[in-house]
Context: one part of a larger RNA
């Protein structure tokens, strides 16, 4: 390099943008670089192949044929692939009409609960466990009713419901802002896919500055259990959860399933629009787009997957190549730092 993989066996990048670079709809004409055929030259000898001679063979050696799969030149060919013109509309995008939705950022308001403060009632307990205990209250505590404060989360609605490229998004309004569906088919005419590098986004914890702190709650202190308990259970209670800016850039970042296009039985659920049918909402029929279950070819090593493919086929792009040493080491590079990316090897089964 061929070849073979990538759901669970080693192996899809966390997501997206978009650069170079691969790949690429239908017609017509045209070129002839790629293709392909025919010539001319060239491909030194040796070597290799067939044939025929010489050493008694034979290895070796001789001598004629062949190839030397190539490279230039030159003379056609035009299906294909390139390049050039010119056209199309189905791809792909705008336009008009409509619809959904925790999409994403900002303001600002709204009740429930939990702590805390204050009054007022009340009198010995609360609280807590498997059982205690530490804890907490006669300086008046749990309960209970009124006021007040402050933060931090939105119960019912909730739904294998919805929306986002991913992470991820759930109180109500209001403002800006992406994005997707469905119907027309008026427009543009291929503008497309795909994407090494870059770039932008990226849970939770962590990290800088300033804030804020109700409640959980790492560390931490006590009390229990315990042979010990530096856990599990129990009172406490800092960081840190929260907000503003900026870093970090990682995950079981999972569907363990890359992205796009096609084609390949069906059955039933759901969200969202469209049309038909109905006098009419709902039911029903056809259809688009989504998003689960069964389930048939096929595929799988099986387990499963099966129009949301793990089927059939294309085209790009990451990735994999026996365990361990090792996601270490050294070295770039990035970060404030923790530490990311990038990643071996001796030695070893």
């Nucleotide at each position: 390099c061929u070849g073979g993989g990538u759901g669970u066996a080693a192996a899809g990048g966390g997501a997206g943008u978009g650069u170079a670079g691969g790949c690429g709809g239908g017609g017509c004409u045209u070129u002839a670089a790629g293709u392909c055929a025919g010539g001319u030259g060239u491909g030194a000898a040796a070597u290799u192949u067939c044939g025929c001679g010489g050493c008694u063979c034979a290895a070796c050696c001789g001598c004629g044929g062949a190839a030397c799969u190539g490279c230039a030149c030159u003379u056609g060919a035009a299906a294909c692939u390139g390049g050039a013109g010119c056209u199309c509309u189905u791809g792909a995008g705008u336009g008009a009409g409509g619809c959904a939705g925790a999409g994403g950022c900002a303001a600002g308001c709204g009740g429930a609960a939990u702590u805390c403060c204050c009054g007022g009632u009340g009198u010995a307990g609360c609280g807590g466990u498997g059982g205690a205990a530490u804890g907490c209250g006669u300086a008046g505590a749990u309960a209970u009713c009124g006021g007040g404060a402050g933060g931090a989360a939105c119960a019912u609605c909730u739904g294998u419901g919805g929306c986002g490229a991913a992470g991820g998004c759930g109180g109500c309004u209001u403002g800006c802002c992406g994005g997707g569906c469905c119907u027309u088919u008026a427009c543009u005419g291929a503008c497309g896919c795909u994407g090494a590098g870059g770039c932008u986004c990226g849970a939770a914890a962590g990290c800088g500055u300033g804030g804020g702190g109700a409640g959980c709650a790492a560390a931490c202190a006590g009390g229990a259990u315990u042979a010990g308990a530096u856990a599990c259970c129990c009172u406490g209670g800092u960081a840190g959860u929260c907000c503003a800016c900026g870093c970090u850039g990682u995950a079981a970042a999972c569907g363990a399933u890359g992205a796009u296009u096609a084609c390949u039985a069906g059955g039933u659920g759901u969200g969202g629009g469209u049309g038909g049918a109905u006098u009419g909402a709902a039911c029903c029929c056809a259809u688009c787009c989504g998003u689960g279950c069964c389930g048939g070819a096929g595929u799988u090593a099986a387990c499963a997957c099966a129009u949301u493919a793990a089927g059939u086929a294309a085209u790009c792009c990451a990735c994999c190549u026996g365990g361990g040493g090792a996601g270490u080491a050294c070295g770039g590079c990035c970060g404030c730092a923790a530490g990311g990316c990038u990643g071996a090897a001796a030695c070893u089964c």
Predicted 3D model of a 349-nucleotide part of an RNA (small-subunit ribosomal RNA, central domain) from an uncultured Clostridiaceae bacterium. The RNAcentral record of the full RNA draws on ENA and SILVA. Its mean pLDDT, the model's own confidence on a scale to 100, is 89. Rfam family: Bacterial small subunit ribosomal RNA. Rfam links the family to the GO terms structural constituent of ribosome and ribosome.